[in-house]
A computed fold for a 550-nucleotide part of an RNA from Paenibacillus elgii, annotated as large-subunit ribosomal RNA, domain I. NCBI's taxonomy places the organism under Bacteria, Bacillati, Bacillota, Caryophanales, Paenibacillus. Its mean pLDDT, the model's own confidence on a scale to 100, is 83. Its Rfam family is "Bacterial large subunit ribosomal RNA".

Context: one part of a larger RNA
RNA sequence: AGCACACGGAGGAUGCCUAGGCACCAGGAGCCGAAGAAGGACGUGGCGAACAACGAUAAUGCCUCGGGGAGCCGUAAGCAGGCUUUGAUCCGGGGAUGUCCGAAUGGGGGAACCCGCGUGAGGUAAUUCUCACGUACCAUGCAGUGAAUACAUAGCUGCAUUGGAGGCAGACGAGGGGAACUGAAACAUCUAAGUACCCUCAGGAAAAGAAAACAAAAGUGAUUCCGUCAGUAGCGGCGAGCGAAAGCGGAUUAGCCCAAACCAGAGGGCUUGCCCUCUGGGGUUGUAGGACGCCGAUGUGGAUGCAGCAGAUUAGGUGAACCGGUCUGGAAAGGCUGGCCAUAGUGGGUAAGAGCCCCGUAGCCGAAAGUCUGCGAACAUCCUAGGCGUAUCCUGAGUAGGGCGGGACACGUGAAACCCCGUCUGAAUCCGGCAGGACCAUCUGCCAAGGCUAAAUACUCCCUGGUGACCGAUAGUGAAGCAGUACCGUGAGGGAAAGGUGAAAAGAACCGCGGGAGCGGAGUGAAAUAGAACCUGAAACCGUGUGCUU
Numbered sequence: 001a002g003c004a005c006a007c008g009g010a011g012g013a014u015g016c017c018u019a020g021g022c023a024c025c026a027g028g029a030g031c032c033g034a035a036g037a038a039g040g041a042c043g044u045g046g047c048g049a050a051c052a053a054c055g056a057u058a059a060u061g062c063c064u065c066g067g068g069g070a071g072c073c074g075u076a077a078g079c080a081g082g083c084u085u086u087g088a089u090c091c092g093g094g095g096a097u098g099u100c101c102g103a104a105u106g107g108g109g110g111a112a113c114c115c116g117c118g119u120g121a122g123g124u125a126a127u128u129c130u131c132a133c134g135u136a137c138c139a140u141g142c143a144g145u146g147a148a149u150a151c152a153u154a155g156c157u158g159c160a161u162u163g164g165a166g167g168c169a170g171a172c173g174a175g176g177g178g179a180a181c182u183g184a185a186a187c188a189u190c191u192a193a194g195u196a197c198c199c200u201c202a203g204g205a206a207a208a209g210a211a212a213a214c215a216a217a218a219g220u221g222a223u224u225c226c227g228u229c230a231g232u233a234g235c236g237g238c239g240a241g242c243g244a245a246a247g248c249g250g251a252u253u254a255g256c257c258c259a260a261a262c263c264a265g266a267g268g269g270c271u272u273g274c275c276c277u278c279u280g281g282g283g284u285u286g287u288a289g290g291a292c293g294c295c296g297a298u299g300u301g302g303a304u305g306c307a308g309c310a311g312a313u314u315a316g317g318u319g320a321a322c323c324g325g326u327c328u329g330g331a332a333a334g335g336c337u338g339g340c341c342a343u344a345g346u347g348g349g350u351a352a353g354a355g356c357c358c359c360g361u362a363g364c365c366g367a368a369a370g371u372c373u374g375c376g377a378a379c380a381u382c383c384u385a386g387g388c389g390u391a392u393c394c395u396g397a398g399u400a401g402g403g404c405g406g407g408a409c410a411c412g413u414g415a416a417a418c419c420c421c422g423u424c425u426g427a428a429u430c431c432g433g434c435a436g437g438a439c440c441a442u443c444u445g446c447c448a449a450g451g452c453u454a455a456a457u458a459c460u461c462c463c464u465g466g467u468g469a470c471c472g473a474u475a476g477u478g479a480a481g482c483a484g485u486a487c488c489g490u491g492a493g494g495g496a497a498a499g500g501u502g503a504a505a506a507g508a509a510c511c512g513c514g515g516g517a518g519c520g521g522a523g524u525g526a527a528a529u530a531g532a533a534c535c536u537g538a539a540a541c542c543g544u545g546u547g548c549u550u
Base pairs, nucleotide, nucleotide: 001549002548003547004546005545006544007543008542009541015535016500017499020471021470022468023467024466025465026464027463028462029460030459031167032166039101040100041099042055043054044053046079047078050075051074062095063094064093065092066091067090071083072082073081106115107114108113116135117134118133119132120131121130122129137164138163139161140160141159142158143157144156145155172203173201174200175199176198177197183190187237213220214219224251225250226249227248228247234242235241255452256451257450258396262281263280264279265278266277267276268275269274270273286430288395289394290393291392292389293388294387295386301383302382303381304380305379308375309374310373311372312371313370314369316365317364318363322338324337325336326335327334339356340355341345347359348358349357401425402424403423404422405421406420407419411437432447433446434445435444436443487494488493507534510521511520512519513518
């Protein structure tokens, strides 16, 4: 030195575990904010650095109403001092306080700071000082004042307003903008894709929506979503690819309001018999309807608000049955054996594997106060009807349509309808108009140029309960531990590692060696090679002893 065996060191794999995650299901909730949010800064404890809590009334704090019933003063041991059956700590409802920053709003500003003004109050010999309230901008309304410019208007000033502003849930929605990589085996039309991304705005959903719709000789009857139709009809350097609709089957169902004609009132204008504006009535459709003229009705139905009732929710309460025997063991819940409960044998804990030990579970019960949902008498407010006639009037105009240029429709300009935009033009008025994929006729359907509308649909920051052929510490969230931390970066941003003594600290009194670390005894414990660098403790790697070989 090699090999073998034994025993160690070092290391932290593996096994087991779970305090944390992940994915879903059901229900709830789906907003907060000038009454100052979200998010922070700084403080608050007798001893207190941090986290959680709270706000100068500051360590679960103050008031109140309920629950609860013996301990309590957070994590967190300890010292000191207190509270509590006159009901504390704790849990829930309501309220008060709530420094400073932050939309931040009195002015400024390098956030958490600086400096004011007005009114009122306090205080000082006086100044300094202290406290309360107000003091930003925009919009709307009212009032006053008031230029060029005579009336006026703009402007300015003041007052009022439960008006706006900002945040977010990295989700869902609508709108305005809008790529490229890529694919086409290159690439330009095309694709990716109206995707990613940016901006604006909104709601608990949003958007859409009550036919100028489909259809086709038969009919349907707003919208949305799902299945099918169907990878069909089509579109397409007819390449790559893109890709419907009607219909049918379902989910859910709900319909309404204006403008105008006409009437009334008020105001205004002038050319003096008309016009305009505002308010109220009227009226809302395509088998045309309405105004108008005549007849008829005073009712029917509905919406909202309020008393009340019921349910749910925001704390809870009650809740059966072995202190069985014996064996092993440190420990019984395990084995054997004898009983009992069960509308409860889901689950968790207890020294190991417990229906009957504990917490619970099934069942039953429960709210002073707040919130939500449903029903809802009386009352209040609001909305809502018919028939006949047809002479006249009305029925959404720079609109529909057209030319040119684009976009969007599954549809790339095509025979290209329908829809939208820019530009130039530009109708008809019910004997009217639009559509049915160029266009024309017939036929059929419908009535644009105003608006509102629940449900079925999408999503989950969040709350409650539950589930898992999901993970188990290099996994599962980046984060099981004080993690978006430490650390890196000027910054935008990037971004970790790190779990386990034991059933219980019983966490090793005392003695010895040592400066200490540590170690040897002693003691605890079932175990200390479970000793805090703590379960198990693999391998690489490093040793000691013995044997063999050289």